[in-house]
RNA sequence: CGGCGUUCUCAGGGCGGGGUGAAAUUCCCCACCGGCGGUAAGCACCCGAAGGUGCAAGCCCGCGAGCGCCUCGGCUCUCUGGAGUCGGGGGUCAGCAGAUCAGGUGAGAAUCCUGGGCCGACGGUCAUAGUCCGGAUGAAAGAGACCACGC
Numbered sequence: 001c002g003g004c005g006u007u008c009u010c011a012g013g014g015c016g017g018g019g020u021g022a023a024a025u026u027c028c029c030c031a032c033c034g035g036c037g038g039u040a041a042g043c044a045c046c047c048g049a050a051g052g053u054g055c056a057a058g059c060c061c062g063c064g065a066g067c068g069c070c071u072c073g074g075c076u077c078u079c080u081g082g083a084g085u086c087g088g089g090g091g092u093c094a095g096c097a098g099a100u101c102a103g104g105u106g107a108g109a110a111u112c113c114u115g116g117g118c119c120g121a122c123g124g125u126c127a128u129a130g131u132c133c134g135g136a137u138g139a140a141a142g143a144g145a146c147c148a149c150g151c
Stems, first nucleotide, its partner, number of pairs: 001150002005147001007145004016030004031131002033120002035063004042055005058118002066096002068093001069090009100116005122134003
């Protein structure tokens, strides 16, 4: 330095004020938050230069958890077609997957600057939740360390 592997560690933030009401951190006004990898015209540092290193996007390309879907099993119900529920498996199932415009600069802007806008699983709840509670002391994109191996 390299790829594959072992083990281990780590791996999500946010309701503050006011209003209405019997009741709302769930509605309304104002507020607050932004996982992981990639990309990069920004910033910082190194360098004589070429160039290098680090950081840099919620809404550009992907990924993850969740839901859905498929499948297997248990249990319950059944009009015997199936339905419900609990659990296991599946990503070459992407359906929900969601959301960005304007102006500026410039050769070039999805990424920079300014301004405006928009988005956010499922279940629960005296009342509708990105921010509360729960599955979750879970899982995981991935990050790092150690060891082994090779050059």
Record summary:
The prediction has a mean pLDDT of 77. FMN riboswitch aptamer (RFN element) from Salipiger pentaromativorans, 151 nucleotides, folded computationally. It was read from a public genome assembly, where an Rfam model found it. Its Rfam family is "FMN riboswitch aptamer (RFN element)". About the family: The RFN element is a highly conserved domain that is found frequently in the 5'-untranslated regions of prokaryotic mRNAs that encode for flavin mononucleotide (FMN) biosynthesis and transport proteins. On this family, see Vitreschak et al., Nucleic Acids Res 2002: "Regulation of riboflavin biosynthesis and transport genes in bacteria by transcriptional and translational attenuation".